[in-house]
RNA sequence: GUCGGGGUAGGCGGUGAAGCUCGCCGUAACCGCUCGCAACAGCGAGCCGAUAGCUUCUACAAUCAA
Numbered sequence: 001g002u003c004g005g006g007g008u009a010g011g012c013g014g015u016g017a018a019g020c021u022c023g024c025c026g027u028a029a030c031c032g033c034u035c036g037c038a039a040c041a042g043c044g045a046g047c048c049g050a051u052a053g054c055u056u057c058u059a060c061a062a063u064c065a066a
Stems, first nucleotide, its partner, number of pairs: 010025004016057006032047006
């Protein structure tokens, strides 16, 4: 100096916050899906969702009632 392994601060899991749980990364994890043009990038159209999962709050949206 290079490569690999273990650990740590901490970070991440398609839109906000908190608690609990799970997973991942620790210079990476992560950066949704479908169709078409294209060719592994980009462009156009469409779809679901504030969760990775559960609960609560907030925002947005729909319906009903007062």
This is a predicted structure of a 66-nucleotide RNA (Fluoride riboswitch aptamer (crcB RNA motif)) from an archaeon. Its mean pLDDT, the model's own confidence on a scale to 100, is 79. The model forms 100% of the base pairs in the Rfam consensus. Rfam family: Fluoride riboswitch aptamer (crcB RNA motif). On this family, see Baker et al., Science 2012: "Widespread genetic switches and toxicity resistance proteins for fluoride". Its family is annotated with positive regulation of gene expression and response to fluoride in the Gene Ontology.